Predicted 3D model of a 72-nucleotide RNA (transfer RNA) from a Candidatus Parcubacteria bacterium. Its Rfam family is "tRNA". By type it is a transfer RNA. The prediction has a mean pLDDT of 80.
RNA sequence: GCCCCUAUAACUCAAUGGAUAGAGUGCGGGCCUUCUAAGCCCGAAAUCUAGGUUCGAAUCCUAGUAGGGGUA
Numbered sequence: 001g002c003c004c005c006u007a008u009a010a011c012u013c014a015a016u017g018g019a020u021a022g023a024g025u026g027c028g029g030g031c032c033u034u035c036u037a038a039g040c041c042c043g044a045a046a047u048c049u050a051g052g053u054u055c056g057a058a059u060c061c062u063a064g065u066a067g068g069g070g071u072a
Stems, first nucleotide, its partner, number of pairs: 001071007010025004018055001027043005048064005
């Protein structure tokens, strides 16, 4: 250089082109408890970037960025 894969919450992962983007852990608050832990309830928090297709895009297409793998 070329080819392939991956990128969603702080972390690990979901999500037929139709929706308020969910779950676990973690974080904050509350309940309970003499206090902690455990348990229960509530809450905040995310689609790598820029374009395109579409009535509608996390999802499809193009380019880029980052990470991983292959090849000479």